[in-house]
């Protein structure tokens, strides 16, 4: 010295379980309607955009609940994971060049 916090618009990611009735059926499924959890359980709504636990993988795990269920925890100082723009700001961490 640059960048970074934050704000807006735009674009990008990303999940939607467990259970009850009801339909339907030789048994499912679709569909509708209740009930847990939770920001969200298909609604242009929530969340999340690399200072990245939104969210996948491991995982039909593992411990503890609970009527069930990633429900809590654990796994996780594991690996993966999608952004530039403007406008604000410019103190402290952070990170990058130079002397």
């Nucleotide at each position: 010295c640059c960048g970074a916090c934050g704000c807006g618009a735009c674009g990008g990611g990303g999940g939607c379980g467990c259970u009850c009735g009801g339909g339907g059926u030789u048994g499912u499924a679709a569909c509708c309607g209740g009930g847990c959890u939770g920001a969200g359980a298909a609604g242009c709504a929530c969340c999340c955009u690399u200072u990245g636990a939104a969210c996948c993988u491991g995982a039909a795990c593992c411990g503890g609940a609970c009527a069930a269920u990633g429900c809590c925890g654990g796994c996780g100082g594991a690996g993966g994971g999608a952004g530039g723009c403007g406008c604000a700001g410019g103190a402290a961490a952070c990170g990058g060049u130079c002397g």